The prediction has a mean pLDDT of 85. The RNA shown here (SAM riboswitch aptamer (S box leader)) has 106 nucleotides and comes from Shouchella lehensis G1.
[in-house]
RNA sequence: UUCUUAUUAAGAGGAGCGGAGGGACUGGCCCAAUGACGCUUCAGCAACCCCACUUAGGUGGAAGGUGCUAAUUCCUGCAGGAGAUGAAGAUCCUGGAUGAUAAGAG
Numbered sequence: 001u002u003c004u005u006a007u008u009a010a011g012a013g014g015a016g017c018g019g020a021g022g023g024a025c026u027g028g029c030c031c032a033a034u035g036a037c038g039c040u041u042c043a044g045c046a047a048c049c050c051c052a053c054u055u056a057g058g059u060g061g062a063a064g065g066u067g068c069u070a071a072u073u074c075c076u077g078c079a080g081g082a083g084a085u086g087a088a089g090a091u092c093c094u095g096g097a098u099g100a101u102a103a104g105a106g
Stems, first nucleotide, its partner, number of pairs: 001106008013042005021031003025077001027075002043069004048065002050061004078095005
């Protein structure tokens, strides 16, 4: 880096450094000098790999590999349905797409 599969409405902070944008992208809407984002450190959450038991299932664990600690992947972007209407828009639901993470294979 590509493909496949699974999950993606829960959960989780303090200090130091630093200094202006950041939340992947679009449009919104948010966060941010009462210092965001990022890095370091300690802490925590999770349970994909993993460990133990059990065995189609599952239960427990958190040493190791990982991931994560604003907002549902913050909402949205394509399609279908509901509702409304002269026809639409807003709104709601469902499925996709996109993104993120893990494992396996190339």

Lineage of the source: Bacteria > Bacillota > Caryophanales > Bacillaceae > Shouchella oshimensis.